The RNA shown here (TPP riboswitch aptamer (THI element)) has 103 nucleotides and comes from a Chromatiales bacterium. It matches the Rfam family "TPP riboswitch aptamer (THI element)". Rfam links the family to the GO term thiamine pyrophosphate binding. Taxonomically the source falls in Chromatiales (Bacteria, Pseudomonadati, Pseudomonadota, Gammaproteobacteria).
RNA sequence: UUACGUUGCUGGGGGUGUUCCCUUGUUUUUUUCAGGGAACUGAGAAAUACCCUUUGAACCUGACCCGGUUAGCACCGGCGUAGGGAAGCGAGCUUCUGCCUCU
Numbered sequence: 001u002u003a004c005g006u007u008g009c010u011g012g013g014g015g016u017g018u019u020c021c022c023u024u025g026u027u028u029u030u031u032u033c034a035g036g037g038a039a040c041u042g043a044g045a046a047a048u049a050c051c052c053u054u055u056g057a058a059c060c061u062g063a064c065c066c067g068g069u070u071a072g073c074a075c076c077g078g079c080g081u082a083g084g085g086a087a088g089c090g091a092g093c094u095u096c097u098g099c100c101u102c103u
Stems, first nucleotide, its partner, number of pairs: 006091005011053004016047001017040006024034002059084003065078004
């Protein structure tokens, strides 16, 4: 530097947390909850958006789990060669096999 490690349609599956502030409401008060705004991480924190779709870590259980980190939180890692978990038809590329023809 180049190529590949893919991709389309339809259907289906999944998650939506933590912290701060504000006003109003709930309330005897505090608190809690609801609503609005902002911040953190992330693909996505309620968008027809994002992700995943058996080649399945999208996501759930284990889990009010364990270690680290943080203002805090599945924020990072372990758990995890654990258990579950939602499909059909095409396109492209590569490889293999069969048949035919020619040499």